[in-house]
RNA sequence: CUCAUCGAGAGCGGUGGAGGGAUGGGCCCUUCGAAGCCGCGGCAACCGGCGGGGAGAUCAUUUCUCGUGGCAGGUGCCAACUCCCGCGGAGCAGACUCCGGAAGAUGAG
Numbered sequence: 001c002u003c004a005u006c007g008a009g010a011g012c013g014g015u016g017g018a019g020g021g022a023u024g025g026g027c028c029c030u031u032c033g034a035a036g037c038c039g040c041g042g043c044a045a046c047c048g049g050c051g052g053g054g055a056g057a058u059c060a061u062u063u064c065u066c067g068u069g070g071c072a073g074g075u076g077c078c079a080a081c082u083c084c085c086g087c088g089g090a091g092c093a094g095a096c097u098c099c100g101g102a103a104g105a106u107g108a109g
Stems, first nucleotide, its partner, number of pairs: 001109006011040005019029003023086004041078003046074002048071001050069002052066004082103001087100005
């Protein structure tokens, strides 16, 4: 940089000792113990691997593909919709609701 996904799911203990939720604002979490680190546990199924279905080529070995099944090796994740908003648009008297985008996160290349 490109593509896919982001309304579901899943936490205890030890250590540590004041922050954390990307960013600005809001609103939250937190000394009844934040972040970080360690151990164990769990969620999920992107990649992977094992099957299954479909399509194409070949004499054949095989290649490509998928609203598919179960596994859990590589990642990831385990407060709140990515916690909400930020930019643009639609509806509404308004509150507010909805749609799209940006930014971000994760995976694969």
Molecule: SAM riboswitch aptamer (S box leader)
Organism: uncultured Rubrobacter sp.